About this RNA: The RNA shown here (SAM riboswitch aptamer (S box leader)) has 106 nucleotides.

RNA sequence: AUGUUAUAAAGAAAGGCAGAGGGAUUAGACCCGAUGAAGCCUUAGCAACCCUUCGGUUAACGAAGAAGGUGCUGCAUUCUACCAUACUUAUAUGGACAGAUAACAA
Repeated sequence: AUGUUAUAAAGAAAGGCAGAGGGAUUAGACCCGAUGAAGCCUUAGCAACCCUUCGGUUAACGAAGAAGGUGCUGCAUUCUACCAUACUUAUAUGGACAGAUAACAA
């Protein structure tokens, strides 16, 4: 890198270095940023995928937990793009695609 499965409008920031971009990609919109972006480091936190304990039929599943492995800590995955429905023709709702994260597989 690829595939399968699951999840997402909840939640959680300070400091140091750095110095102009950033919110995945393309386009548009809307935002964040010298009152300091990206990136790196430290500490803290959130969550509960793996995990731990208990129950259970070594399962499914449920309850509790947070030592360890990941992840995450502006905005709904920031929103839209494709399809369907409603339809006041502008929006709303649902789904798909794509991307993200985890676990597993060859």

It matches the Rfam family "SAM riboswitch aptamer (S box leader)". Rfam describes the family as follows. The SAM riboswitch is found upstream of a number of genes which code for proteins involved in methionine or cysteine biosynthesis in Gram-positive bacteria.